[in-house]
Molecule: transfer RNA
Organism: Candidatus Parcubacteria bacterium
Parts: sequence; structure tokens; C1' cells
RNA sequence: GCGAGUGUCGUAUAAUGGCAGUACGCAACCUUCCCAAGGUUGAGAUGGGGGUUCGAUUCCCCUCACUCGCU
Repeated sequence: GCGAGUGUCGUAUAAUGGCAGUACGCAACCUUCCCAAGGUUGAGAUGGGGGUUCGAUUCCCCUCACUCGCU
């Protein structure tokens, strides 16, 4: 330099055009003499920009980061 792939709460993952879920973790409360365990509730995310569409995590383009292959 060329090509391919992957980017989603703190972490791991699902959602394939139509309300962004789940688990662990975090916070509050309940339970307990205390801790742990358990229960209830809550906060928190689509790498960035643009386009298509009534509607985009999803489709298209550019770009950024990472990974792989070729040279």
C1' cells in the first nucleotide's frame, strides 16, 4: 500500500428496518444482631459524520479504532 472482518451501558452478549433487551457488576430499599446469600426497584449503551427511508443498531458512503490476510 491492497483486501476482509469487528465496533451496543463498567464487563460479556442479544436484537437484522418498527418501544434497544439479558446476565454479572453499581445504587437504594426489604430480609438479617452483623456479614454473606436471597428478593424488589432504579440509573446506565448502538465508535464518529453523512445519506436512503414514514421509521436505521440493522441498508449505503466516508472516517476512526482494533484484528486477520496479501505485498